RNA sequence: GCUGGAUUGGCACAGUUGGUAGCGCAACUCAUUCGUAACGAGUAGGUCGCAGGUUCGAUUCCUGCAUCCAGCA
Repeated sequence: GCUGGAUUGGCACAGUUGGUAGCGCAACUCAUUCGUAACGAGUAGGUCGCAGGUUCGAUUCCUGCAUCCAGCA
């Protein structure tokens, strides 16, 4: 330099013929207990890496950029 892949709450990951984002763990609250943990019930937390484009509407399609991984040279 070229090609391909990945980027989604604190962490690890889902999520498609484009229709307004979810599970688990963690955090917090309540309940339980003599107390702690576990179990149970609930709450909060995300401008879906950044910028543009297409569209009535974009995490999803297109383009560029950034970071990381792999391959080729």

Transfer RNA from an uncultured Pseudomonadota bacterium, 73 nucleotides, folded computationally. It was read from a public genome assembly. Rfam family: tRNA. The family's RNA type in Rfam is transfer RNA.